[in-house]
RNA sequence: AUAACAUCGAGAGUGGCUCGAGGGAACUGGCCCUUUGACAGCCCGGCAACCUGGCUCCGGAAACGGAGACAAGGUGCUACUGCCAGCGAAUCUUCGGAUUCGAACGAUGUAGG
Numbered sequence: 001a002u003a004a005c006a007u008c009g010a011g012a013g014u015g016g017c018u019c020g021a022g023g024g025a026a027c028u029g030g031c032c033c034u035u036u037g038a039c040a041g042c043c044c045g046g047c048a049a050c051c052u053g054g055c056u057c058c059g060g061a062a063a064c065g066g067a068g069a070c071a072a073g074g075u076g077c078u079a080c081u082g083c084c085a086g087c088g089a090a091u092c093u094u095c096g097g098a099u100u101c102g103a104a105c106g107a108u109g110u111a112g113g
Stems, first nucleotide, its partner, number of pairs: 004110005013044001015043004022033003027086004045078003050074003055068005082105001087102006
């Protein structure tokens, strides 16, 4: 980098320091954040339960499998639904659109290569 599987409307900072102009994935149209310092980096705090270890229960001869709680470790996350929309289908419609589902793209985790 490519592909696979799972999740993405919940949750968690008015934190400290550095930097100094853009940022919210790409493009487009909107809408927001931002010199009252955004974004990014470091530190501290927190959220969460994807993976590992341990604990309890069930199955099993065992290997192991399943469930539950916890939260030690590895990640991740810590404005706005992945901020909204873009493509397709279905339903409804006052014919302007609205809603639901799916796809595409993206992010995170896991294992493999």
A computed fold for a 113-nucleotide RNA from an Actinomycetes bacterium, annotated as SAM riboswitch aptamer (S box leader). It was read from a public genome assembly, where an Rfam model found it. The source organism's lineage runs through Bacteria, Bacillati, Actinomycetota and Actinomycetes.